[in-house]
Molecule: transfer RNA
Organism: Minisyncoccota bacterium
RNA sequence: GCGGGAGUAGUUCAGCAGUAGAAUAAUUCGUUGCCAACGAAUAGGUCGCGGGUGCGAAUCCCGUCUCCCGCU
Numbered sequence: 001g002c003g004g005g006a007g008u009a010g011u012u013c014a015g016c017a018g019u020a021g022a023a024u025a026a027u028u029c030g031u032u033g034c035c036a037a038c039g040a041a042u043a044g045g046u047c048g049c050g051g052g053u054g055c056g057a058a059u060c061c062c063g064u065c066u067c068c069c070g071c072u
Stems, first nucleotide, its partner, number of pairs: 001071007010024004018055001026042005048064005
């Protein structure tokens, strides 16, 4: 230098145009004499960043940054 993969909640990951989700963690409440466990609720996201297409983009297109793999 070229090609491919990954980037989404604190963490691990789903979601491949039509309201951003799960598990876990956090907070509060219930249960118990207390803790753990269990149950319920709440909060937490400019979907790596910047543009484009489109009625509508996490998703498609272009550029760019970081990490991983391969080729030269």